[in-house]
Context: one part of a larger RNA
RNA sequence: ACCGGCGAGUUACUGAGCGUAGCGAGGUUAAGUCCGAAAACGGAUGGAGCCGUAGCGAAAGCGAGUCUUAAUAGGGCGACUAGUUACGUUUAGUAGACCCGAAACCGAGUGAUCUACCCUUGGUCAGGAUGAAGCGUAUGUAACAGUACGUGAAGGUCCGAACCCGUUAACGUUGAAAAGUUAUGGGAUGAACUGUGGGUAGGGGUGAAAGACCAAUCAAACUCGGAAAUAGCUGGUUCUCCCCGAAAUAGCUUUAGGGCUAGCCUCAUAAGAUGUGAUAACGGAGGUAGAGUACUGAAUGGGCUAGGGACCCUACCAGGUUACUGAACCCAAUCAAACUCCGAAUUCCAUUAUCAUUAUUAUGGGAGUCAGACUAUGGGGGAUAAGCUUCAUAGUCAAAAGGGGAAAAGCCCAGACCGUCAGCUAAGGUCCCUAAGUAUGAGCUAAGUGGUAAAGGAUGUGGGGUCGCUAAGACAACCAGGAUGUUGGCUCAGAGGCAGCCAUCAUUUAAAGAGUGCGUAACAGCUCACUGGUCGAGUGAUCUUGCGCCGAAAAUGAUCGGGGCUUAAGCUCAUCACCGAAGCUACGGAAUUGCCGAAACUUCGGCAUUUGGUAGGGGAGCGUUCCAUUGUAGGUUGAAGCCAGAUCGUAAGGACUGGUGGACGAGAUGGAAGUGAUUAUGCCGGU
Numbered sequence: 001a002c003c004g005g006c007g008a009g010u011u012a013c014u015g016a017g018c019g020u021a022g023c024g025a026g027g028u029u030a031a032g033u034c035c036g037a038a039a040a041c042g043g044a045u046g047g048a049g050c051c052g053u054a055g056c057g058a059a060a061g062c063g064a065g066u067c068u069u070a071a072u073a074g075g076g077c078g079a080c081u082a083g084u085u086a087c088g089u090u091u092a093g094u095a096g097a098c099c100c101g102a103a104a105c106c107g108a109g110u111g112a113u114c115u116a117c118c119c120u121u122g123g124u125c126a127g128g129a130u131g132a133a134g135c136g137u138a139u140g141u142a143a144c145a146g147u148a149c150g151u152g153a154a155g156g157u158c159c160g161a162a163c164c165c166g167u168u169a170a171c172g173u174u175g176a177a178a179a180g181u182u183a184u185g186g187g188a189u190g191a192a193c194u195g196u197g198g199g200u201a202g203g204g205g206u207g208a209a210a211g212a213c214c215a216a217u218c219a220a221a222c223u224c225g226g227a228a229a230u231a232g233c234u235g236g237u238u239c240u241c242c243c244c245g246a247a248a249u250a251g252c253u254u255u256a257g258g259g260c261u262a263g264c265c266u267c268a269u270a271a272g273a274u275g276u277g278a279u280a281a282c283g284g285a286g287g288u289a290g291a292g293u294a295c296u297g298a299a300u301g302g303g304c305u306a307g308g309g310a311c312c313c314u315a316c317c318a319g320g321u322u323a324c325u326g327a328a329c330c331c332a333a334u335c336a337a338a339c340u341c342c343g344a345a346u347u348c349c350a351u352u353a354u355c356a357u358u359a360u361u362a363u364g365g366g367a368g369u370c371a372g373a374c375u376a377u378g379g380g381g382g383a384u385a386a387g388c389u390u391c392a393u394a395g396u397c398a399a400a401a402g403g404g405g406a407a408a409a410g411c412c413c414a415g416a417c418c419g420u421c422a423g424c425u426a427a428g429g430u431c432c433c434u435a436a437g438u439a440u441g442a443g444c445u446a447a448g449u450g451g452u453a454a455a456g457g458a459u460g461u462g463g464g465g466u467c468g469c470u471a472a473g474a475c476a477a478c479c480a481g482g483a484u485g486u487u488g489g490c491u492c493a494g495a496g497g498c499a500g501c502c503a504u505c506a507u508u509u510a511a512a513g514a515g516u517g518c519g520u521a522a523c524a525g526c527u528c529a530c531u532g533g534u535c536g537a538g539u540g541a542u543c544u545u546g547c548g549c550c551g552a553a554a555a556u557g558a559u560c561g562g563g564g565c566u567u568a569a570g571c572u573c574a575u576c577a578c579c580g581a582a583g584c585u586a587c588g589g590a591a592u593u594g595c596c597g598a599a600a601c602u603u604c605g606g607c608a609u610u611u612g613g614u615a616g617g618g619g620a621g622c623g624u625u626c627c628a629u630u631g632u633a634g635g636u637u638g639a640a641g642c643c644a645g646a647u648c649g650u651a652a653g654g655a656c657u658g659g660u661g662g663a664c665g666a667g668a669u670g671g672a673a674g675u676g677a678u679u680a681u682g683c684c685g686g687u
Stems, first nucleotide, its partner, number of pairs: 001687006011095013026051003032045005055062002065077004098236002101233001105226006116200004121195004125190001127159003130155001134151006163187003168183004202218001204214002239621006249262005263369002265366007275357007283349003290342001291340002296336003300332004307325002309322004372397010402413003417589004422585003428579003431563003437576001439575006450565001456550002460547010477534005483507003488502003513528001517526002590611002593608006622676001624673006634664001641660005647654002
C1' cells in the first nucleotide's frame, strides 16, 4: 500500500412539543400482597400518592372573584371548562452522553545494577626528562651572607604507553552501532583513574552549576489508580428517494476562529388579502450630485487705508516722504467631507386606481449561520497602489451544472425531473483546426496595425472647414538684376549690411533691407529678401476629425488559442442567411402542490403548477440480526452460503435459472435493535 473483518447520536430518569390509543370533570395507580409450575412474565388486588376540577393576595384572609386603595374610581392577575394515563417520536436538562485524541493535576507505590555526590575496604599508573629544599666539600666573611662543584630527590613539573577523556575532520545517517569507526587531539603522582559493599527518592535527591543527572525517560522519573480528567480545538461519523432551503449581518460578551438573543430557513396549527412588483395620480420626507460664495474657513491680484517700520525735520508738540509691511473695507478672479443664499435625478413613507404576481401575519416544535469571495457603481483609508483594506447599492459564486470567454469559483448568456440519432434561438460565432457566409453593399488601414502602454514627436494617409496667391501667369526650377548718398552715427587697434549700442531715412528704380545666412584682422567674395524673363496650372498657411508611425528593454523557444490572413480571415457603417446551450418548442414518461369531478375500500380522472442545491428542516421507503404468529411453508428428488447470467423496480434493492455446497430454513403481519463504512496519519489480521 491493497484486501477482509471491527469501528461513532446510545441508555436511564425528569420536562416540553407532536402523533396514536384508553377513559373523561375526572384520569391514574406505586411499593406491597394474592393467583397461575413462577425471582423475571401475565392476571387480580392495592387509592397511599400525583395531575386536573378556582383564583387572588407577602399574609391574615376572601372567593368567581381577589389584590391595591379612603374609594363603589382606575388598574394588575383571574373567571365564562378539558384533562389525565400509556406508548411512539423530536428536542432540552442531568449523567462519559456521537466516537477517537492531549499537554497536565492528585493519590499510593517502585527505582541510585545507568548516572550525581558521599561512606567503607582494596587495586592501578611502561619508559624517559627536568633536578627545589636539605646535606657535603671548596672558596669566602670578623662572624654571617654569598659563590662554585657535588650529593640529594621535590613537583595539581615536562615528553610519552597502559588507563581516563572526547579537540578537529571525514565517514556513517532504513548505521556494524538508538551516539560509533578511522585519523588527529587532551590528561597521564593527581582536585588522578578504578573494583567490591553501602547511603541520599520525586517539588524530593544529587549537582567544581550545564536546569545537568536520578535505568536509551527529566523545567519535576517510572508504575498503577482517581479516569471514559477536561479539550470553546483538529479529525472521523456507515442505506435510498421525494419537498422546501439558508447564513457569513446587528446588539452584548476577559469577546473577537466560542456563545446568547434578533435577522434569514423549515414543519405544524390558525387567520384570510392584510404581502410583493410595475404604471399613473396625489400628499409628504430629505440637503447628496451640481452649483454658489449670502455665512464659516481658505486663497490670488489691484484699489483705498487705521496701525507699525525706515528716512528727513524737530527744544517740545507737531509735520513731511516712502520701490517697506499692513487689519478692516471696495473691485476682479478662485476653493471646501466636517461652508450653504440655493438645489436636482434617483430614493423612501402614505393614499387611490389599473394590471401582474403569490405571498403575508400570529402562536408553537426543529435548525443551521456570526472566517465570506469577486464584478459593477458611490465613498473612506492607502500613493484617485495592490488578486489591498473598510462601508453602501446590485449581481454572480458560495450552495449552480450547461453554452461562450483558447485554458478559468465570482465576467457574458442561461437556471439541469427523466428519455429522444427531432426543431427554434441566446451570448458568441460562420477560411482550416471547428458546427455555420472565403455572404452582400459602402468606406478606411499598409502598420501584420489588428494581435499590450503614456507624455511627447512627425510633409504617413482619408474626410470636413477657414484664409491667402494664381492665365493681369501663381508655387518649384533655371537665366538675369539685387544699385546710389554710404565705410549711416557711436564704439573700437579695426567695426566698411553682417562683435556690440543707437537710429533705420532718402534717392534711382522693374526691383533691391542702412540688410537673411556663410565669410574677412578689417575690406573683399558667395548668398537671401525683392524684381524681370523662360515655363504653363494649380499652389501655400491654418483649424478639426478617422485610421495608422515612432516613443516600446527581462530573464529556458517563439507565437494572435494555432495554421494562416492584406479591395482580409483587420477596422467602421448597413443588410440578409446560417451555426450555436441541459434555454424554448415537439413527443413519451415520473413525481410535488392546488382546484374540480367521480368515489367512499383511499384510489382514479381532468386542468393548472412546480421538480439545480451545501448547512439545515420535513416526508416516504429499502435492507441486516433477533423475537411472536411459527420447533411455520419449504428442504438429502438438496436448506443457508458462494459463483454466473442478456431479468424486474424511480432508488436503496427484489426475483428466476444453472452450477457449487451439504443441513437447515424463507415469505407475510407486527415487535425489538450491538441495524448499513472508500476515508478517523483509525484498530486487528492476511498478502